[in-house]
RNA sequence: CCUUCGCUCGAGGGGAGCCCCUUCUAGGGCUGAGACGGCGGUUUCCGCCGGACCCUUUGAACCUGAUCCGGGUCGUGCCGGCGUAGGGACGAGGUCUUGGCCGAAA
Numbered sequence: 001c002c003u004u005c006g007c008u009c010g011a012g013g014g015g016a017g018c019c020c021c022u023u024c025u026a027g028g029g030c031u032g033a034g035a036c037g038g039c040g041g042u043u044u045c046c047g048c049c050g051g052a053c054c055c056u057u058u059g060a061a062c063c064u065g066a067u068c069c070g071g072g073u074c075g076u077g078c079c080g081g082c083g084u085a086g087g088g089a090c091g092a093g094g095u096c097u098u099g100g101c102c103g104a105a106a
Stems, first nucleotide, its partner, number of pairs: 001100002007093004011056004017030004036050006062087003068081004
């Protein structure tokens, strides 16, 4: 000096389902990192804001395919397949770590 790993800072992306009970808005349960709170609307839903959480190209965070296929469950992307499918949000910085190269001194 380069490289690699991790870190920090800034920026960005994303989802929020299912079941039971119910005095109808509280409570309980399942999976998960996360199933939260507030406001509004044309209120079985949708939108916005905030918070927590996860993810950012080494990208299964998340979306599509999908009203998919198999298994299981009271039920649900609950599990597996699909998946070497298609999409998907990045810049900066020092030090440390890995490896390499160059130089100097002893």

Model confidence (mean pLDDT): 75 of 100. TPP riboswitch aptamer (THI element) from an Alphaproteobacteria bacterium, 106 nucleotides, folded computationally. NCBI's taxonomy places the organism under Bacteria, Pseudomonadati, Pseudomonadota, Alphaproteobacteria.